This is a predicted structure of a 355-nucleotide part of an RNA (large-subunit ribosomal RNA, domain IV) from Glycomyces tenuis DSM 44171. It matches the Rfam family "Bacterial large subunit ribosomal RNA". Model confidence (mean pLDDT): 86 of 100.

[in-house]
Context: one part of a larger RNA
RNA sequence: GUGUGGUUAAGGAAUUCGGCAAAUUGCCUCCGUAACUUCGGGAGAAGGAGGGCCCUUGCCUGUGGUGCGAAGCGCACGUGAGCGGGUGGGGGUUGCAGAGGCCAGGGAGAAGCGACUGUUUACUAAAAACACAGGUCCAUGCGAAGCCGUGAGGUGAGGUAUAUGGACUGACGCCUGCCCGGUGCUGGAACGUUAAGAGGAUCCAUUAAGGCGUGAGCCUGCCGUGGUGAAUUGAAGCGCCAGUAAACGGCGGUGGUAACUAUAACCAUCCUAAGGUAGCGAAAUUCCUUGUCGGGUAAGUUCCGACCUGCACGAAUGGCGUAACGACUUCUCCGCUGUCUCAACCACAUGCUCG
Numbered sequence: 001g002u003g004u005g006g007u008u009a010a011g012g013a014a015u016u017c018g019g020c021a022a023a024u025u026g027c028c029u030c031c032g033u034a035a036c037u038u039c040g041g042g043a044g045a046a047g048g049a050g051g052g053c054c055c056u057u058g059c060c061u062g063u064g065g066u067g068c069g070a071a072g073c074g075c076a077c078g079u080g081a082g083c084g085g086g087u088g089g090g091g092g093u094u095g096c097a098g099a100g101g102c103c104a105g106g107g108a109g110a111a112g113c114g115a116c117u118g119u120u121u122a123c124u125a126a127a128a129a130c131a132c133a134g135g136u137c138c139a140u141g142c143g144a145a146g147c148c149g150u151g152a153g154g155u156g157a158g159g160u161a162u163a164u165g166g167a168c169u170g171a172c173g174c175c176u177g178c179c180c181g182g183u184g185c186u187g188g189a190a191c192g193u194u195a196a197g198a199g200g201a202u203c204c205a206u207u208a209a210g211g212c213g214u215g216a217g218c219c220u221g222c223c224g225u226g227g228u229g230a231a232u233u234g235a236a237g238c239g240c241c242a243g244u245a246a247a248c249g250g251c252g253g254u255g256g257u258a259a260c261u262a263u264a265a266c267c268a269u270c271c272u273a274a275g276g277u278a279g280c281g282a283a284a285u286u287c288c289u290u291g292u293c294g295g296g297u298a299a300g301u302u303c304c305g306a307c308c309u310g311c312a313c314g315a316a317u318g319g320c321g322u323a324a325c326g327a328c329u330u331c332u333c334c335g336c337u338g339u340c341u342c343a344a345c346c347a348c349a350u351g352c353u354c355g
Base pairs, nucleotide, nucleotide: 001350002349003348004347005346006345007344008343010341011340014339019336027051028050029049030048031047036041038171052093053092054091055090056089057088058087059086060085061084062083063082067079068078069077094098106334107333108332109331110330111329112328113326114325118130119129134169135168136167137166138165139164140163146155147154148153172321173320174319175318177251178250179249182248183247184244185243186242187241188240191239192238193237197233198232203227204226205225206224209220210219211218212217252270253269254268255267256266279313280310291307292306293305294304295303
């Protein structure tokens, strides 16, 4: 000097991003116990009092004497000494201290998020993330859908729609508004478009034969063969017509107007599929912003309650509340303390220096 323990005057969070760390509390009995609440809780709420040992005196209880009572004996019954266990009352006594050591909850108020118990990044994240019971939608009638496998086959399930699979939401309470134009899904089949295939018109090549030419050769060109390939026919799909948002998603602008001013219930106009309803709102969402007002502090960019001008909340990508719960996050108070003012000393371990 470092580490690990221990103690500390006065103050008591002034430290710090933040009471991190440490300290306080801690057991049993009795008293007492708020808001709120899903009536179960909250609750060990909070907050108090007592606790050793000795003597004495009750009560409850176990065992129960070669003891006693009644009876002729025995059984059975009653009494209850002694020895134990438990639980009260009274008195005394002792230490600084009686749950005398170890062990052994600090508490309260408010808000956010998630209902809860649970799960998770083995080795930097335990959470507001995941799961969850509950809710809704979609698929599936059984050789089920879905999934694995080329297949046989398996699983689903030795189950049968109160079942199984998939998607989203996430206890509970009150609710869940408008839009089907786009994308998707479901249904429809009249019409349009549409493949291979079927079909084989037309045309081309070749050529027997015929014609012309002195000749080389040229022209026409049957049957065949090879090619080209029109009309016609031809499914789903797409176009088309409907439905569907707890499917993917979306949910406006401008101008004017009231007898102070301000504002606009009101009017006009443009656009749209429809123009954000209830509830909430500077929010885990608010840029401007430390918004403004109120509370708390001597002083508060955080916190709580309001306002609404929502840059850019909003209803199962759920909205708003909510008792209980949380090694979650934020703010405040009481207690407590070496966190600090401001350090000091002690013990042990270790490093360095000197001897």